[in-house]
This is a predicted structure of a 97-nucleotide RNA (Guanidine-I riboswitch aptamer) from a Helicobacteraceae bacterium. The sequence was found by an Rfam model in a public genome assembly. Rfam family: Guanidine-I riboswitch aptamer. Its family is annotated with regulation of gene expression in the Gene Ontology.
């Protein structure tokens, strides 16, 4: 200096809003309609830089369904999707060290 690998996925959490349910307020009274997320909640969204697991990869071993490793990681603004927003996506981006 060049090339390759450092992966995928699930559950959960930090966090997020308001389609649906619930809560609260009002109006109707057929048992519904409207508003509020500056309503704790349930469904739902959810991390490259969060947790735990599974698979994969690499290495060791005569072999094995055995063992080991899977590192490091500061980060805007702006835009996008969804009902709407977000640590989601653009993005291990721009930039910084």
């Nucleotide at each position: 200096u060049u090339a390759a690998u450092a992966g995928a996925u699930a559950a959960c959490u930090a966090g997020g809003g308001u389609u649906c349910c619930g809560a609260c307020a009002g109006a109707a009274u057929a048992u519904u309609c409207u508003g509020u997320g500056u309503c704790u909640g349930g469904u739902u969204c959810g991390a490259g830089a969060g947790u735990u697991g599974u698979c994969g990869a690499c290495c060791u071993u005569a072999a094995a369904a055995a063992g080991g490793u899977u590192a490091c990681a500061c980060g805007g603004a702006g835009g996008g999707a969804u009902a709407a927003a977000a640590g989601c996506c653009c993005g291990g981006g721009a930039g910084g060290c």
Taxonomically the source falls in Helicobacteraceae (Bacteria, Campylobacterota, Epsilonproteobacteria, Campylobacterales).